[in-house]
RNA sequence: AUAAGCCUUCGGGGCAGGGUGAAAUUCCCGACCGGCGGUGAGCCUAAAAGGCGAGCCCGCGAGCCCUUGUAGAGGGUUGACCCGGUGAAAAUCCGGGGCCGACGGUUAAAGUCCGGAUGGGAGAAGGCGAGA
Repeated sequence: AUAAGCCUUCGGGGCAGGGUGAAAUUCCCGACCGGCGGUGAGCCUAAAAGGCGAGCCCGCGAGCCCUUGUAGAGGGUUGACCCGGUGAAAAUCCGGGGCCGACGGUUAAAGUCCGGAUGGGAGAAGGCGAGA
C1' cells in the first nucleotide's frame, strides 16, 4: 500500500394559484418532482490530476406477485421520446414539443397527502485489515 473479510456513517424529491362539489393537494385548468451504478464527439481548468454532465440508452434498487411453516432464501414482474439544430459521429449536447411514475388508505379516482417506513435499499464515503 492492498486482497478476502470486517466496522462506522450517509443513503428521495414534489400540487403554488384556481374551478366544480356536501366532500377532492385524489376529478378539471394549472403547478411541481426526478434514487443508485454505467455510458457519455461536451463543459470547467494553461495543462495534468480532478470535478460536472441522461427520469424516459444499459443495468440495479424499492414496490408488487408466487414458492418455501417463520426467519432467510429462490423465482417472476417491474413505467416513459420524438422532432429540429450543430457535427465525421447525438440514446446523453443545444432548441422545441411530448411522455412516465408500486402497494394499502381516503366523505371523491393520488408520481406529489396519510400509512407500512425511526423499515428496506441500489450504492457512496471513511476506517480497520497478512503473521511467527